[in-house]
Context: one part of a larger RNA
């Protein structure tokens, strides 16, 4: 380069937004760059291929003819693709009514539990464990009763449930705030799709400065257990775990599935919306949206997937190309570190 692939074999970037790029809805007309046909010239000769000929034949030598992507001029053609005028609503938007929600971010505030203190009763134990101990406790522990502080989480509701791009998101009230969905007509009039680089956002730890610290707990310390026991079980216990700013940029970031459009038999459910019918009911029939499970046809190596596709096409993007070495080394670039990201060979099977 080219082929083939990409749920589990090696491969979907962790997600988004988008400039280049690429691709692009309907009907007319133009124009002829791309597309076609056709003349013309040019494509050196040798060679290749065809018909002849000359060494007895072959190689070989040679005469003619053919072919030659291609370029360049002109001639036409106009279906498609550009590019141009105009027009058009099926695509995308925009307004309007409604609605469903742990969707962001601020600010309040509640009950329960733990955990300490301080007073009251009371005594002799508690705590742990498979058993122990180590620990706490006569300086009054635990157990109980009032009281208080102070932190972090929010039982039930709670669910295959809802919301977000994607990470992620739950007490309750407020306040600012993003998307989405039905209905109904009215604009607007192709404004779309996807996206190399670039920019945002990104669980957890883990870094920085400055608070916070109730519980939990890397690390430590100590009882145990064991041949050991740097564990796993206990008693303790520091960062951290929370707040606020700033780094980090990473995961089995998972539906291990890349957006987006179209097209193809059902069935049974959740959750949200709208229409009608009639006996107005926990009722029936329809329409949309979002999601769960079973499966039809075709895919599938299989498992399985199956209208939310891994079927059937199409537009664009990443990204694999035996295992190891190695996601490592050097070198760039980024970080305050820790490490990130690109990303190799030799060497060996």
């Nucleotide at each position: 380069c080219u082929g083939g692939g990409c749920g589990u074999a090696a491969a979907g970037g962790g997600c988004a937004c988008g400039c280049a790029g690429g691709c692009g809805g309907a009907u007319u007309g133009g124009c002829a760059a791309g597309u076609u046909a056709g003349a013309u010239g040019u494509g050196a000769a040798a060679g290749c291929c065809c018909c002849g000929a000359g060494c007895u034949u072959a190689a070989c030598u040679u005469g003619g003819g053919a072919a030659u992507a291609g370029c360049a001029u002109u001639u036409a053609a106009a279906a498609c693709u550009a590019c141009u005028a105009a027009u058009c609503u099926a695509g995308a938007g925009u307004u309007g009514u409604u609605u469903a929600g742990g969707g962001a971010g601020g600010g309040g505030u509640a009950g329960a539990a733990u955990u300490u203190c301080u007073c009251g009763u009371g005594u002799a134990a508690c705590a742990g464990u498979g058993a122990a101990a180590u620990g706490u406790g006569u300086a009054g522990a635990g157990a109980u009763g009032a009281g208080a502080a102070g932190g972090a989480a929010u039982a039930c509701c709670g669910a295959a449930g809802g919301c977000g791009a994607a990470g992620g998101c739950a007490g309750c009230c407020c306040c600012u705030u993003g998307g989405g969905a039905a209905c109904a007509a009215a604009c607007u009039g192709a404004c779309g799709c996807u996206c190399a680089u670039g920019u945002g956002c990104g669980a957890a730890a883990g870094c920085g400065u400055g608070g916070g610290g109730a519980g939990c707990a890397a690390a430590c310390a100590g009882g145990a257990u064991u041949a050991g026991a740097u564990a796993c079980c206990c008693u303790g216990g520091u960062a951290g775990u929370c707040c606020a700013c700033g780094c980090c940029g990473u995961a089995a970031a998972c539906g291990a599935u890349c957006u987006c459009g179209a097209u193809u038999u059902g069935g049974a459910g959740g959750c949200u919306g709208g229409a009608g019918c009639u006996u107005u009911a926990u009722g029936u029939u329809u329409u949309g949206g979002c999601u769960u499970u079973c499966g039809u046809a075709g895919c599938u190596a299989a498992c399985g997937c199956g209208u939310u596709a891994a079927a059937u096409c199409g537009a664009g993007c990443g990204c694999c190309u035996g295992g190891g070495g190695a996601g490592u080394a050097c070198g760039g670039c980024c970080g305050c570190a820790a490490g990130g990201u690109u990303a190799a060979a030799a060497c060996u099977c």
Predicted 3D model of a 349-nucleotide part of an RNA (small-subunit ribosomal RNA, central domain) from a Pasteurellaceae bacterium. Rfam family: Bacterial small subunit ribosomal RNA. The RNAcentral record of the full RNA draws on ENA and SILVA.